[in-house]
Predicted 3D model of a 73-nucleotide RNA (transfer RNA) from a Candidatus Omnitrophota bacterium. Rfam family: tRNA. By type it is a transfer RNA. Model confidence (mean pLDDT): 81 of 100. The source organism's lineage runs through Bacteria, Pseudomonadati and Candidatus Omnitrophota. The sequence was found in a public genome assembly.
RNA sequence: GCUGGCGUAGCUCAGUUGGUAGAGCAGCGGUUUCGUAAACCGCAGGUCGAUGGUUCAACUCCAUUCGCCAGCU
Numbered sequence: 001g002c003u004g005g006c007g008u009a010g011c012u013c014a015g016u017u018g019g020u021a022g023a024g025c026a027g028c029g030g031u032u033u034c035g036u037a038a039a040c041c042g043c044a045g046g047u048c049g050a051u052g053g054u055u056c057a058a059c060u061c062c063a064u065u066c067g068c069c070a071g072c073u
Base pairs, nucleotide, nucleotide: 001072002071003070004069005068006067007066010025011024012023013022019056027043028042029041030040031039049065050064051063052062053061
């Protein structure tokens, strides 16, 4: 330099024939216990790496770009 993959909640990851974002763990509150843990119930948390484009509508399609990983040269 070229090619491909990945980037979504604090962490690990789902979610694409485009229709307005979820799970588990962690966190907070409650029930229970002498107390802790466990268990159960509930709550909060993300403008989906960035910018632009297409569209009535984009995590999803297109372009550029940033980071990480792998391969080729």